[in-house]
RNA sequence: GAUUGAAAAAGGCAAACUUAUCGAAAGAUAAGGACGCAAAGCUUCAGAUCUAAGGCGUUUUUGCUAAGAUAGCUGGGUUACCAAU
Numbered sequence: 001g002a003u004u005g006a007a008a009a010a011g012g013c014a015a016a017c018u019u020a021u022c023g024a025a026a027g028a029u030a031a032g033g034a035c036g037c038a039a040a041g042c043u044u045c046a047g048a049u050c051u052a053a054g055g056c057g058u059u060u061u062u063g064c065u066a067a068g069a070u071a072g073c074u075g076g077g078u079u080a081c082c083a084a085u
Base pairs, nucleotide, nucleotide: 002085003084004083005082012037013036017032018031019030020029021028022027035072041078042077043076045075046074047073048070049069050068054065055064056063057062
């Protein structure tokens, strides 16, 4: 440096749910909590998905739309612990 994650050690992250706050919503943050995770570290670059405040349209109550969101949806980029080969 590359490949792999069977066993082991040191550790790490934290789904649902609950409470509080923020937000139009999707969702986010903090605390509790563990379903899981070998990148469940970071990054919206490509695809995918969610929401639709505002905007546009409309049969007037519905349609389209991301400048909002998801990195714990997939791929790419980038950094990294331990072990084996």
Overview
This is a predicted structure of an 85-nucleotide RNA (c-di-GMP-I riboswitch aptamer) from Caloramator mitchellensis. The model forms 95% of the base pairs in the Rfam consensus. The sequence is in RNAcentral, with records from Rfam and Ribocentre. It matches the Rfam family "c-di-GMP-I riboswitch aptamer". Rfam describes the family as follows. GEMM was predicted in a large-scale screen for bacterial structured RNA regulatory elements.